Context: one part of a larger RNA
RNA sequence: UUGGGCGUAAAGCGAGCGCAGACGGUUAUUUAAGUCUGAAGUGAAAGCCCUCAGCUCAACUGAGGAAUUGCUUUGGAAACUGGAUGACUUGAGUGCAGUAGAGGAAAGUGGAACUCCAUGUGUAGCGGUGGAAUGCGUAGAUAUAUGGAAGAACACCAGUGGCGAAGGCGGCUUUCUGGACUGUAACUGACGUUGAGGCUCGAAAGUGUGGGUAGCAAACAGGAUUAGAUACCCUGGUAGUCCACACCGUAAACGAUGAGUGCUAGGUGUUUGGGGGUUUCCGCCCCUAAGUGCCGCAGCUAACGCAUUAAGCACUCCGCCUGGGGAGUACGACCGCAAGGUUGAAACUC
Numbered sequence: 001u002u003g004g005g006c007g008u009a010a011a012g013c014g015a016g017c018g019c020a021g022a023c024g025g026u027u028a029u030u031u032a033a034g035u036c037u038g039a040a041g042u043g044a045a046a047g048c049c050c051u052c053a054g055c056u057c058a059a060c061u062g063a064g065g066a067a068u069u070g071c072u073u074u075g076g077a078a079a080c081u082g083g084a085u086g087a088c089u090u091g092a093g094u095g096c097a098g099u100a101g102a103g104g105a106a107a108g109u110g111g112a113a114c115u116c117c118a119u120g121u122g123u124a125g126c127g128g129u130g131g132a133a134u135g136c137g138u139a140g141a142u143a144u145a146u147g148g149a150a151g152a153a154c155a156c157c158a159g160u161g162g163c164g165a166a167g168g169c170g171g172c173u174u175u176c177u178g179g180a181c182u183g184u185a186a187c188u189g190a191c192g193u194u195g196a197g198g199c200u201c202g203a204a205a206g207u208g209u210g211g212g213u214a215g216c217a218a219a220c221a222g223g224a225u226u227a228g229a230u231a232c233c234c235u236g237g238u239a240g241u242c243c244a245c246a247c248c249g250u251a252a253a254c255g256a257u258g259a260g261u262g263c264u265a266g267g268u269g270u271u272u273g274g275g276g277g278u279u280u281c282c283g284c285c286c287c288u289a290a291g292u293g294c295c296g297c298a299g300c301u302a303a304c305g306c307a308u309u310a311a312g313c314a315c316u317c318c319g320c321c322u323g324g325g326g327a328g329u330a331c332g333a334c335c336g337c338a339a340g341g342u343u344g345a346a347a348c349u350c
Base pairs, nucleotide, nucleotide: 003322004321005320006319007304008303012318014201015200016199017198021194022193023192025088026087027086028085029084030083031082033081034080035077036076037075038074039073040072041071042070049065050064051063052062053061054060091191092188093187094186095184096183097182098181099180103177104176105175106174107173108172109171110154115149116148117147118146119145120144121143125136126135162169163168206247207246208245209244210243211242215241216240220236221235222234223233258317259316260315261314262313263312266295267294268293269292270291271290272289273288274287275286276285277284278283299306300305323350324349325348332343333342334341335340
């Protein structure tokens, strides 16, 4: 490389947008690049292969044929692919009427709790643990009551509930704003799918500058435990956690399962719509669309399991894998303020 693969054995880029490329609905006419077919030229000879012939046979040699799967020129065919022109509506999109939602951004605002401050009451303990001690407290703590300050997070509702491409999103109100779904079938008329590079987003931690700091808490200090204890437990406690702007670009970024389309038994929950039947009401029943769970047939799978939300049956496009270690290391390159990230070997060894 071919082949075979990628839930758990090696393997799906963390996610999206998208240039090039690849692939692409129905129908008519046309063209003839691909495709098919005829002819001509060429494809040196020798060799290989086939049939004969000559050395007594064979090796060897000679003759004829085949082959040389290709290229060029030219005559035709028109189903399929491509090109051109026209038409269509089911893919895709728009409109119209509705619906649900912690989707995003900004501003404002609320209550509970913790801590701190002030004051009152009150007196000897509090705190902490397996047990203690460090620590706090007669300079009046803990407890309790009233008032105040500040920061951070939003109990109940809350739900294999909802929304978002992923990361993620949860008090309330307002403003701005993205997407989805249902119904309709008015409009456009293939406008689509995927997507190397590229661009954008991307938890936590970390970085820079300036703020903020209640609680928590790496580092650090002390007390314990222990043979030791650079830990687990306890008392403290700084970065950080929060805000603004700018970086970083990684995670078990997981469904360890790329995106899109079509097809392939059912059953049962749940969310949000639509339609129908029944009904005084509450509701109940049936159908249907989009999600989200569980069970399960065929089929698949090494098994576990998956099973209309496929890991089934197929097609299109991208990414990736090819024994373990060495190693996600070295070197180089690019990116970064740094930390480091991305790309990514070999010797050697089993």
This is a predicted structure of a 350-nucleotide part of an RNA (small-subunit ribosomal RNA, central domain) from Weissella muntiaci. The coordinates come from a structure-prediction model, not an experiment, and the mean pLDDT is 88. It matches the Rfam family "Bacterial small subunit ribosomal RNA". Rfam links the family to the GO terms ribosome and structural constituent of ribosome.